[in-house]
Predicted 3D model of a 75-nucleotide RNA (transfer RNA) from a Hadesarchaea archaeon.
Lineage of the source: Archaea > Methanobacteriati > Hadarchaeota (SeqCode) > Hadarchaeia (SeqCode).
It matches the Rfam family "tRNA". The family's RNA type in Rfam is transfer RNA.
RNAcentral holds the sequence, with entries from ENA.

RNA sequence: GGGGCCGUGGUGUAGCAUGGUCUAGCACGGCGGGCUCCAGACCCGCAAACCCGGGUUCAAAUCCUGGCGGCCCCA
Numbered sequence: 001g002g003g004g005c006c007g008u009g010g011u012g013u014a015g016c017a018u019g020g021u022c023u024a025g026c027a028c029g030g031c032g033g034g035c036u037c038c039a040g041a042c043c044c045g046c047a048a049a050c051c052c053g054g055g056u057u058c059a060a061a062u063c064c065u066g067g068c069g070g071c072c073c074c075a
Base pairs, nucleotide, nucleotide: 001074002073003072004071005070006069007068010028011027012026013025020058030046031045032044033043034042051067052066053065054064055063
């Protein structure tokens, strides 16, 4: 230098090819409450995320594009 894959709460991940019933789900963790003598387990509830910019569209996590970052391959 060329090519491929990836980037979503504190952590891991689903959703992306079929844009909309997504109010962005699930698990762990955190916080509050219940239960308990206390704690754990269990039950109920709450907070917290689409890497950044531009474009297309009525509508973008999802499509296009430019960056940034990570991993892999070729040279």

The prediction has a mean pLDDT of 82.